[in-house]
RNA sequence: CGCUCAUCGAGAGCGGCUGAGGGACAGGCCCUGUGAAGCCGCGGCAACCAGUCCCGAUCCCCCCGGCAACGGGGAGACCGGAACCAGGUGCCAAUGCCUGACCGAUGAGCA
Numbered sequence: 001c002g003c004u005c006a007u008c009g010a011g012a013g014c015g016g017c018u019g020a021g022g023g024a025c026a027g028g029c030c031c032u033g034u035g036a037a038g039c040c041g042c043g044g045c046a047a048c049c050a051g052u053c054c055c056g057a058u059c060c061c062c063c064c065g066g067c068a069a070c071g072g073g074g075a076g077a078c079c080g081g082a083a084c085c086a087g088g089u090g091c092c093a094a095u096g097c098c099u100g101a102c103c104g105a106u107g108a109g110c111a
Base pairs, nucleotide, nucleotide: 002110003109004108005107006106007105008104013042014041015040016039017038021031022030023029025100026099027098028097043092044091045090048088049087051084052083054081055080056079058077059076061074062073063072064071065070096103
């Protein structure tokens, strides 16, 4: 950089350094020397992934009983649901700020 899927009307900011931009893009509308963006420190939000535990479906294996159908018990894989947690990310003006587009961002998987 590319492909796929999910989400994007909720939520959560202070300090230091620095000093003019920022809200992806276009148009609008905003934020900003009462300090933008960036970097650093601390704090917080959320719960995509990971983790722990529980419940259910499917599959598979083992043990016991049975002629068999099957019954009982146990272990595992995978899928779905719920709870906890906060390890990997992410995020902390305004509905992704609004509208638009063959748009973007983030997460997970793949190449």